[in-house]
């Protein structure tokens, strides 16, 4: 430099005209680091803003800045908020009967991983 890949999940029941959105229960966990991590550190995505270029405007692209959820106790060990046991907690925006799980932006973008 080119190229490929790069996110999972409401089964069962209740109420209701209507809910995979409410209630009970169930289920899921991106990337790098580190004793194996959703909740330790860092990053990406989403969202907000600024600068520059192109543009009549709208807008698009690149770069930068900001924002960015959640864990304790016990055990083993040289070492683990990562393993084992127990009990908890968290999850962008838009749509819709209120959504981590449905539909949509997204056949997108990307941390990063591999190949030539």
């Nucleotide at each position: 430099a080119c190229u490929u890949c790069a996110g999972g999940g409401c089964a069962g029941g209740g109420u209701g005209c209507a809910a995979u959105u409410c209630c009970c229960u169930a289920c899921c966990g991106g990337u790098g680091g580190u004793a194996u991590a959703g909740c330790c550190c860092a990053c990406g995505a989403c969202c907000g803003g600024c600068u520059u270029a192109u543009u009549u405007u709208u807008a698009u692209a690149a770069g930068c800045c900001g924002c960015u959820g959640a864990a304790u106790u016990g055990g083993u060990g040289a070492a683990a908020u990562u393993c084992c046991a127990a009990u908890g907690c968290c999850g962008a925006c838009a749509g819709u009967a209120c959504a981590g799980u449905c539909u949509g932006g997204a056949u997108g973008a990307a941390a990063g991983a591999g190949g030539u």
This is a predicted structure of a 116-nucleotide RNA (FMN riboswitch aptamer (RFN element)) from a mouse gut metagenome. The RNAcentral record of the sequence draws on MGnify. Its Rfam family is "FMN riboswitch aptamer (RFN element)". Its family is annotated with FMN binding in the Gene Ontology. The model forms 100% of the base pairs in the Rfam consensus.